[in-house]
């Protein structure tokens, strides 16, 4: 430096309440942990979810949100056992 995840010191924070923002998905503040080795950052491919639209029986197309704790991708990061 990479692989890796013992141990110190620690971090973040599901779902649920509660306040708020939103047209909804959902975010953001608090309070609370299922969990997590990048659950630190990024909508780049892909999935998935909400609104619209034109057609329409439905499917499907075609915008625009959003989800980083769905996955892959980028990037920057703490600490140092055994290999």
């Nucleotide at each position: 430096u990479u692989c890796c995840g013992a141990a110190c010191g620690g971090g973040c924070a599901a779902a649920c309440c509660c306040g708020u923002c939103g047209a909804a998905a959902g975010g953001c503040g608090g309070g609370g942990a299922c969990g997590c080795a990048a659950a630190g950052c990024c909508a780049c491919g892909g999935g998935c979810c909400c609104u619209c639209g034109a057609g329409u029986g439905a499917g499907g197309c075609g915008a625009g949100g959003g989800u980083a704790g769905c996955c892959g991708g980028g990037u920057u990061g703490c600490c140092g056992a055994a290999g």

About this RNA:
Predicted 3D model of an 83-nucleotide RNA (c-di-GMP-I-GGC riboswitch aptamer) from a Bacillota bacterium. The sequence was found by an Rfam model in a public genome assembly. Model confidence (mean pLDDT): 86 of 100.